[in-house]
RNA sequence: GUCGCCAUCGUCUAUUCGGUCAGGACAGCGGCCUCUCAAGCCGCAAAGACGGGUUCAAGCCCCGUUGGCGACG
Numbered sequence: 001g002u003c004g005c006c007a008u009c010g011u012c013u014a015u016u017c018g019g020u021c022a023g024g025a026c027a028g029c030g031g032c033c034u035c036u037c038a039a040g041c042c043g044c045a046a047a048g049a050c051g052g053g054u055u056c057a058a059g060c061c062c063c064g065u066u067g068g069c070g071a072c073g
Stems, first nucleotide, its partner, number of pairs: 001072007010026004019056001028044005049065005
């Protein structure tokens, strides 16, 4: 330099061919329980790398950028 893959809550991850409020586990916070803590139960908050395009509608399709991994030279 060329090509391919990947980027989603704090972490790990689901998300079938574009369509409701992007779901789950752990962690965090609040409550219940308990003499207290832990465990358990209930609830709450929290995410689409960035910029454009297509579309009535984009995490998903297209282009570019950034970062990571790999192959080739």